Model confidence (mean pLDDT): 89 of 100. Predicted 3D model of a 75-nucleotide RNA (c-di-GMP-I-GGC riboswitch aptamer) from Neptuniibacter sp. It was read from a public genome assembly, where an Rfam model found it. It matches the Rfam family "c-di-GMP-I-GGC riboswitch aptamer". The literature on the family includes a 2009 paper in Nat Struct Mol Biol by Kulshina et al., "Recognition of the bacterial second messenger cyclic diguanylate by its cognate riboswitch".
[in-house]
RNA sequence: CUCGAGAAGGGCAAACCUUGAGCAAUCAGGGGACGCAAAGCUACAGGUCCCUCGCGGAUGGCUGAGCUGCCGAAG
Numbered sequence: 001c002u003c004g005a006g007a008a009g010g011g012c013a014a015a016c017c018u019u020g021a022g023c024a025a026u027c028a029g030g031g032g033a034c035g036c037a038a039a040g041c042u043a044c045a046g047g048u049c050c051c052u053c054g055c056g057g058a059u060g061g062c063u064g065a066g067c068u069g070c071c072g073a074a075g
Base pairs, nucleotide, nucleotide: 002075003072004071011036012035016031017030018029019028020027021026034061040067041066042065044064045063046062047059048058049057050056051054
């Protein structure tokens, strides 16, 4: 460096419920855990979705890419 254990200590949190924001996709707080080794960050490319259809918006828990990062056996 690759890799990711019936390892240790931690981390995040889908659906659903609830309060708020938004036309909407969806987002934020609280509860809650389906999952996640980048489920940390960035809309750069592709995809998907929304609308008041344009110099518009949403999604990083869809894929690629970029940047950053905890721990550590075997190979």